[in-house]
RNA sequence: GGGCUCGUAGAUCAGGGGUAGAUCGUUACGUUCGCAACGUAAAGGCCGCGGGUUCAAAUCCCGCCGGGUCCA
Numbered sequence: 001g002g003g004c005u006c007g008u009a010g011a012u013c014a015g016g017g018g019u020a021g022a023u024c025g026u027u028a029c030g031u032u033c034g035c036a037a038c039g040u041a042a043a044g045g046c047c048g049c050g051g052g053u054u055c056a057a058a059u060c061c062c063g064c065c066g067g068g069u070c071c072a
Stems, first nucleotide, its partner, number of pairs: 001071007010024004018055001026042005048064005
């Protein structure tokens, strides 16, 4: 330098044109003498950045940035 692939909640990941989700973690409450476990609820997201297509983009297209991998 070129090919492929990944980037979504604090962490690990799903979803892949029509209101963004799961698990764990966090917080509050319940339960306990107390802790853990368990139950209920809540908070937490510019879907890497910019542009394009579309009535509508996390999703499709282009460029860029960053990680991984292969080739040179």